[in-house]
Context: one part of a larger RNA
């Protein structure tokens, strides 16, 4: 110097992205414990206090020598063991004397809750989760593996199974079916192979001086006209994908606009929240908290770009979880010193 480990004046977070790390708290009894709450919980909330030894009383259980007792029942002196308690004395800086061995509070964001999770830079608000819905299946189910055989669902049977989505719990969950999706409809349009076979072309017997024409066969093409689903079309149908406008005027101060006036649209965001894990302008504004806050809390709505099972808003409890504060507390720090150890040196 460099790693580990003790101690520290005064001050106490001023360090610093942040109290990151340390240090404080620690057992065990006994007093005492807010809000809040789903009545279990919050709770070991917080805050106190008391712990060694010797003496002596008191009270409890339980043994119990002798004894009592006919008894190997039972009862019980003394003694012992074991707990509770009360006074007095005794020592030391300390009495849970070492070691194991919670720091505590207030507020708020997500996630209801125990779990799972990226072996090996991530443990979460990420996944799972009861519970919710909503499709699909009547069993040779549906979905699935598998050329098939077979098999798994299930030796189950709709209070079952599969599959999607949300995600306790409380209060809810608005409007739009125009496109896409699904299911349901079948009158018409459209439309494959198929079937049909009007006509057409090659060949060649014959005909005809030639051009050419040309029956049957055999062969290449083929119109009409019948053809399913599907598509078009008619409904439905959002806890199916999804979507949920502008603009311009209006009140007797100003402001601002219940109101009114157009254009547009399937249909114009309802509750309830809101500069938010979502606000760009932005460090909005305005209140709290600090001496002094871009963070934090509570308002406010001008919501660049919230919103209702991609669920919205609230929640006690829970969290190695993330934001802000505060109490203890300390070497983080001002601002460094001292000691231990075990490396760096040098010899092997």
């Nucleotide at each position: 110097c460099u790693c580990c480990c003790g101690u520290u004046a005064a001050g106490g977070a001023a360090c610093u992205c942040g109290g990151c790390a340390a240090a404080u708290u620690g057992a065990c009894c006994c007093c005492g414990u807010a809000a809040c709450u789903u009545c279990g919980g919050g709770a070991g909330a917080a805050g106190g206090g008391g712990u060694g030894c010797c003496u002596c009383g008191g009270g409890g259980c339980u043994u119990g020598a002798g004894g009592c007792g006919a008894a190997c029942a039972g009862c019980g002196u003394a003694g012992g063991g074991c707990c509770c308690u009360g006074a007095g004395g005794c020592c030391g800086c300390a009495g849970a004397g070492a070691a194991u061995c919670g720091g505590c509070c207030c507020a708020g964001g997500c996630a209801a809750c125990u779990g799972u999770u990226u072996a090996a830079c991530a443990a979460a608000a990420a996944c799972a989760c009861a519970g919710g819905u909503c499709c699909g299946c009547g069993c040779u189910a549906a979905a699935c593996c598998g050329a098939a055989a077979g098999g798994u669902g299930a030796c189950a049977u709709a209070u079952g199974c599969g599959g999607g989505c949300u995600g306790a719990c409380g209060c809810c969950u608005g409007c739009c079916c125009a496109g896409u999706g699904c299911u349901g409809g079948a009158a018409g349009g459209u439309u494959a192979a198929g079937g049909g076979g009007a006509g057409a072309g090659g060949u060649c017997a014959g005909c005809g001086c030639a051009a050419g024409c040309g029956a049957a066969g055999c062969u290449u093409c083929g119109a009409a006209c019948c053809g399913a689903a599907g598509c078009c079309c008619c409904a439905g149908u959002g806890a199916a994908c999804g979507g949920c406008g502008g603009c311009c005027g209006u009140a007797a101060c100003u402001a601002u606009a219940a109101c009114g006036g157009u254009c547009c649209u399937a249909a114009g965001g309802u509750a309830g929240c809101g500069a938010a894990a979502u606000u760009c302008c932005u460090u909005g504004u305005c209140g709290g908290g600090u001496a002094a806050a871009u963070u934090c809390c509570g308002a406010c709505c001008c919501g660049c770009a919230c919103g209702a099972a991609u669920g919205g808003c609230g929640u006690a409890a829970u969290g190695a979880u993330c934001u802000g504060g505060g109490c203890a507390c300390u070497g983080u720090c001002u601002c460094a010193a001292c000691g231990g150890g075990a490396g760096a040196c040098c010899c092997g």
A computed fold for a 348-nucleotide part of an RNA from a Balneolota bacterium, annotated as large-subunit ribosomal RNA, domain IV. The RNAcentral record of the full RNA draws on ENA. Taxonomically the source falls in Balneolota (Bacteria, Pseudomonadati).